[in-house]
Context: one part of a larger RNA
């Protein structure tokens, strides 16, 4: 000088405690161990793997496996040689592909001859190609301590010297924030602010929005931009103002005024390093490895296996409830190989049909839970839906392995869950729908978004995880 201590002293954090709501228990989804497997592809493994890569494996993807094939190749560039390119057709085959006939001749420069481009096929090698192998050679990028308050420098002073000092003290802050002391004085990278978006109001803009007049079944239409809205500019918060309190400080306490009060909410921002942390299967790359194959084409399986163990969620175990009829109310968003109204048909899933819409104009679209009425009456049930049959719809060449959906049948375990253990402090927690990406078709995931809408915090003793300063060390 660290690190570290079942050493001290302050001090912070959904850490604890107060609380509310689950996980551990059932059943199914997903994931990952392990088995098995021809193959069950690969990574990712305490926090910081396990609905992670994967924002969607039936082919494809696809990297494995089994069979059928290619050896300058699926791809990229250079020679030489022949044909324009293309387009169909028939035979074999499981396809890749192999044979064989037919149609056809286009840009440019040239008068022509014939030469260039583009493409395609044969032939030679330079070469491609590798999701092979090392993340302990690497670059990028990323997780974590941690959005924690830290980490450094110049000069100067001390010290022989590694060092110290500054950064320590008093206070005070969310913060090494800021005073106010001091051998320090100033500086740098963090903090904070300057981004963004919500919350108030003013100028403005009015079409497809909106509607005080007038008019209609209906913002429909005329009229109009006052209100709502939209997306642009400003405006406004700054402890600025008033009392206490403090040290004549920094600030803390309460009040006032305002939409908002002391960082107003929320976001993007991640200092110096750690963990030889992760990724060589995003790319990029050094070195080794293959090269008639570890490459490349295909066809059918595999990744979807199933005694078990873990994870991470979904639906439940019910009357705060089911089930049935009525009946209100959002906000984000997508749409042209799209969304798809109206209307017919169908018990439905969906069909038919075809109107508008490159949208503030059409459309998805029905928001659920709320509300009001009927029932149901504590029961493995009018609860719970798993499996199972059975009949249809959809997408897609193709759903057999191995998709979604509807209907009718059936109705498993499940009566609230040991020991342990998460998440959350306000428009959250919980409950309730909706939407997007991916995507032909496959959401309980995920990333958004409105709607209802709480309970508690006495405190910092203990558990965890940080930080300042001290102290103890046979650690480095």
């Nucleotide at each position: 000088u660290g690190a570290c201590g079942g050493g001290g002293c302050c001090c912070c954090g959904c850490a604890c405690a107060a609380g509310c709501a689950g996980u551990g228990g059932a059943u199914c989804a997903u994931g990952u161990g392990g088995u098995u497997u021809a193959a069950u592809u690969c990574g990712a493994c305490g926090a910081u793997a396990c609905a992670c890569g994967a924002a969607g494996a039936a082919c494809c993807u696809u990297a494995c496996c089994a069979g059928a094939a290619c050896u300058u190749g699926a791809c990229a560039u250079c020679c030489a040689g022949a044909g324009a390119a293309u387009g169909c057709u028939g035979u074999a085959g499981a396809a890749g592909u192999a044979c064989a006939g037919c149609a056809g001749u286009g840009c440019c420069c040239g008068c022509a001859a014939g030469g260039g481009a583009a493409u395609u096929c044969u032939g030679a090698g330079a070469c491609a190609g590798g999701u092979g192998g090392u993340g302990c050679a690497u670059g990028g990028u990323u997780g974590u301590c941690g959005u924690c308050g830290g980490c450094u420098c110049g000069u100067g002073u001390c010290g022989u010297g590694a060092g110290a000092u500054g950064u320590u003290g008093g206070g005070u802050u969310a913060a090494g924030u800021c005073c106010c002391g001091c051998a320090a004085c100033g500086a740098g990278c963090g903090c904070a602010a300057c981004c963004c978006u919500c919350g108030u109001g003013c100028u403005g803009u009015g079409u497809u929005a909106c509607u005080a007049c007038a008019u209609u079944c209906a913002g429909u239409u005329g009229a109009g931009u006052a209100c709502u809205c939209u997306c642009a500019g400003c405006a406004g918060a700054c402890u600025g103002c008033c009392c206490g309190u403090g040290a004549a400080a920094a600030g803390c306490g309460g009040g006032a005024g305002g939409a908002a009060g002391g960082u107003g909410g929320g976001g993007a921002c991640g200092a110096c390093g750690u963990c030889a942390a992760a990724u060589c299967a995003u790319c990029a790359u050094g070195c080794c490895c293959c090269u008639u194959a570890c490459g490349u084409u295909c066809u059918g399986g595999g990744c979807u296996a199933c005694a078990c163990a873990c994870a991470u969620g979904a639906u439940a175990c019910a009357a705060u409830g089911g089930u049935c009829g009525g009946u209100a109310c959002a906000a984000u968003g997508g749409g042209c190989a799209g969304c798809c109204a109206a209307c017919u048909c169908g018990c439905a899933a969906g069909a038919g049909g075809g109107a508008g819409c490159u949208a503030a104009u059409c459309u998805c679209a029905a928001a659920a839970a709320a509300c009001c009425g009927a029932u149901c009456u504590c029961a493995g049930u009018u609860c719970a839906g798993a499996u199972u049959g059975a009949a249809g719809g959809c997408u897609g060449c193709a759903a057999c392995u191995c998709g979604c959906c509807u209907u009718c049948a059936u109705g498993a375990a499940g009566u609230u869950g040991g020991a342990a253990u998460u998440g959350c402090u306000a428009g959250u927690a919980a409950a309730c729908g909706c939407a997007g990406a991916u995507c032909a078709g496959a959401a309980u995931g995920c990333u958004g978004u409105g709607u209802u809408g709480a309970a508690u915090a006495c405190g910092u003793u203990c558990c965890c995880g940080g930080g300042c300063c001290u102290u103890g060390u046979a650690c480095a």
Predicted 3D model of a 476-nucleotide part of an RNA (small-subunit ribosomal RNA, 3' major domain) from a metagenome.
Model confidence (mean pLDDT): 85 of 100.